[in-house]
């Protein structure tokens, strides 16, 4: 160089045929207990990697870019 896959919450990741962004843990806050611990309850948090384009409507489809991994040369 050239092929593939991946990028979504602080961390790890779902997310169906394109139709209001979720989980789990983590923080907060409250209950509850023999414990700085566990449990339960409630809750914050998101330019979905970055410009673009299709389209009524994109995380989802099309393009070029940016990291990152793995294959080939």
């Nucleotide at each position: 160089g050239g092929g593939c896959c991946g990028u979504u919450a602080g961390c790890u990741c779902a997310g169906u045929u394109g139709g209001u962004a979720g989980a789990g843990c983590a923080g907060g806050a409250g209950a509850c207990u023999c414990u700085u611990a566990a449990u339960c309850u409630c809750u914050u948090g998101g330019u979905c990697g970055a410009a673009g384009g299709u389209u009524c409507g994109a995380g989802u489809c099309c393009u070029u870019c940016a990291c990152g991994g793995c294959c080939c040369a």

A computed fold for a 73-nucleotide RNA from Thiohalobacter sp., annotated as transfer RNA. The coordinates come from a structure-prediction model, not an experiment, and the mean pLDDT is 81. Rfam family: tRNA. About the family: Transfer RNA (tRNA) molecules are approximately 80 nucleotides in length. NCBI's taxonomy places the organism under Bacteria, Pseudomonadati, Gammaproteobacteria, Thiohalobacteraceae, Thiohalobacter.